[in-house]
RNA sequence: GCCAAGAUAGCUCAGUUGGUAGAGCACGCCAUUGGUAAUGGCGAGGUCCCGAGUUCAAUCCUCGGUCUUGGCU
Numbered sequence: 001g002c003c004a005a006g007a008u009a010g011c012u013c014a015g016u017u018g019g020u021a022g023a024g025c026a027c028g029c030c031a032u033u034g035g036u037a038a039u040g041g042c043g044a045g046g047u048c049c050c051g052a053g054u055u056c057a058a059u060c061c062u063c064g065g066u067c068u069u070g071g072c073u
Base pairs, nucleotide, nucleotide: 001072002071003070004069005068006067007066010025011024012023013022019056027043028042029041030040031039049065050064051063052062053061
C1' cells in the first nucleotide's frame, strides 16, 4: 500500500427484508434464611464509533473518516 471482518449498557455479545434496542454477567432494592451463599422478583444503566446522503422514518441502506483484528504484498 491492497483486501476482509468488526465498533451496540461497566464487561461479553445478540438484534432488525428500515418502524422509537435486548440477553447473560456485574450494580441497586426486595423476597426467601437464625445469618450468609445460592435462588427468585423488580429496577437503574445505551447521542447503537464520527460526519454526510437517501427516506415520512436509519443501529440497519449509500459515501467518507477514525480506531481494532486478520490476511496479502